[in-house]
RNA sequence: CGGAGCGUAGCGCAGCCUGGUAGCGCGUCCGUCUGGGGGACGGGAGGUCGGAGGUUCGAAUCCUCUCGCUCCGA
Numbered sequence: 001c002g003g004a005g006c007g008u009a010g011c012g013c014a015g016c017c018u019g020g021u022a023g024c025g026c027g028u029c030c031g032u033c034u035g036g037g038g039g040a041c042g043g044g045a046g047g048u049c050g051g052a053g054g055u056u057c058g059a060a061u062c063c064u065c066u067c068g069c070u071c072c073g074a
Stems, first nucleotide, its partner, number of pairs: 001073007010026004020057001028044006050066005
């Protein structure tokens, strides 16, 4: 310098191709069961999707630019 992949909740990920209410597991908080712990069950909180711009009635999703990490090539 050229190319590719990844970036979504505290952590690990799905959703993207085919635009239409942001989800799952773990964790966390509350409650119930238990003498307590552990565990089981029920419920809750928590993210506007790395950033900016564009297209669209509507963007995590499509387009452009850009940042970070990883890989390949020179």